[in-house]
RNA sequence: GGCCCCAUCGUCUAGCCCGGUUAGGACAGAAGCCUCUCAAGCUUCAGGCAGGGGUUCAAAUCCCCUUGGGGUCACCA
Numbered sequence: 001g002g003c004c005c006c007a008u009c010g011u012c013u014a015g016c017c018c019g020g021u022u023a024g025g026a027c028a029g030a031a032g033c034c035u036c037u038c039a040a041g042c043u044u045c046a047g048g049c050a051g052g053g054g055u056u057c058a059a060a061u062c063c064c065c066u067u068g069g070g071g072u073c074a075c076c077a
Stems, first nucleotide, its partner, number of pairs: 001073007010027004020057001029045005050066005
């Protein structure tokens, strides 16, 4: 340098292929309930689509560029 793959709440992850409800879940966090207390349990809350552009009525999803990470091949004698 070529090609391929990956990037979603603090962490892990579903959804992406095949565009369409308010982006869902687990753990962790906060508040409350319960309890003599703690743990467990229950309820509620907060938190995310790597960045930019394009297509479209509508983009996490399709296309392009960039950034970061990984794999592979080549160059480098």